Model confidence (mean pLDDT): 78 of 100.
The RNA shown here (c-di-AMP riboswitch aptamer (ydaO/yuaA leader)) has 160 nucleotides and comes from Streptomyces actuosus.
The sequence is in RNAcentral, with records from Rfam.
Rfam family: c-di-AMP riboswitch aptamer (ydaO/yuaA leader). Rfam's curators write: This family represents a conserved RNA structure found upstream of the ydaO and yuaA genes in Bacillus subtilis and related genes in other bacteria. The ydaO/yuaA element is thought to act as a genetic 'off' switch for the ydaO and yuaA genes in its native state. It is believed that the element may be triggered during osmotic shock leading to activation of ydaO, a predicted amino acid transporter gene, and members of the yuaA-yubG operon which code for KtrA and KtrB K+ transporters. Gene Ontology terms of the family: cyclic-di-AMP binding and regulation of gene expression.
Lineage of the source: Bacteria > Bacillati > Actinomycetota > Kitasatosporales > Streptomyces.
RNA sequence: CGUGCUCACGCGCCGAAUCCCAUUGGGAACCGGGGAACCACCGUUUCUGGGGUGAAUCGCGCGUAUGCCGCCGUCCUUCGACGGCUCCCGUGUACGCGCGUAGGAGACCUUCCUGCUCCGAACCCGUCAGCUAACCCGGUAGGCGAGACGGAAGGAAAGG
Numbered sequence: 001c002g003u004g005c006u007c008a009c010g011c012g013c014c015g016a017a018u019c020c021c022a023u024u025g026g027g028a029a030c031c032g033g034g035g036a037a038c039c040a041c042c043g044u045u046u047c048u049g050g051g052g053u054g055a056a057u058c059g060c061g062c063g064u065a066u067g068c069c070g071c072c073g074u075c076c077u078u079c080g081a082c083g084g085c086u087c088c089c090g091u092g093u094a095c096g097c098g099c100g101u102a103g104g105a106g107a108c109c110u111u112c113c114u115g116c117u118c119c120g121a122a123c124c125c126g127u128c129a130g131c132u133a134a135c136c137c138g139g140u141a142g143g144c145g146a147g148a149c150g151g152a153a154g155g156a157a158a159g160g
Stems, first nucleotide, its partner, number of pairs: 011145004018028004029140006039130001049128001050125004058100011070085006103119004108155006114148001
């Protein structure tokens, strides 16, 4: 000097997830869902329901599993049913990986410009929900960081 870990006090970020009373909890604020008329719309039924929160959708390729298609046998007038086969081709679904992508985040705030770095998940309802006034029902968690100290306009704050 750099880096990693832990603790404390601050500052800040994603997110609705904060504040107050003084607490079997309640209130404010913010956030989400359900729910008429009018309007809008089809949807479901094997394979393969539908919907919600969220930026987190969609596409291509590869692999695995599995269904259908296919083949064989039996029954059968036919329709079709059952059992087996497992590969070539095709097709669908689920999962995993890779590459992109709609979209999203980044230090006073908003908008614009130019870059860079990231994210592009996860969960829930339970066969059911378009919008939706009145009305009804819920949530207020969790996880991170040490800078692009960039430019412009408007504001705010601080200082004089």